[in-house]
RNA sequence: UACUUAUCGCGAAAGACUGAGGGAAUGGGCCCAAAGACGUCUUAGCAACCUCCAACAGGAACGGUGCUACAUCCCAGCCAAUUUUGGCAAAGAUAAGAG
Numbered sequence: 001u002a003c004u005u006a007u008c009g010c011g012a013a014a015g016a017c018u019g020a021g022g023g024a025a026u027g028g029g030c031c032c033a034a035a036g037a038c039g040u041c042u043u044a045g046c047a048a049c050c051u052c053c054a055a056c057a058g059g060a061a062c063g064g065u066g067c068u069a070c071a072u073c074c075c076a077g078c079c080a081a082u083u084u085u086g087g088c089a090a091a092g093a094u095a096a097g098a099g
Base pairs, nucleotide, nucleotide: 001099003097004096005095006094007093008092013043014042015041016040017039021032022031023030026076027075028074029073044068045067046066048065049064050063051060052059053058072091077088078087079086080085
């Protein structure tokens, strides 16, 4: 990193530094934010995958990644409903594999 497969419901914090926007892309919303958001580091925690025990479910958290506001924050595409909504897709994120 174009590709393949799986999952995305629940779950899970604080301190320090920094200093202005941030929540993937475009648009519309709705939120967070100088009472310091986002980001980085440290520690802690959660448990999605690998790992271990089981070998269906489930459990563990020493190891490798990951994650710790709002469903992937909601919607925009298709189908069904009927104007509440449900399912699927697309895109994204994470993991494992492989070139």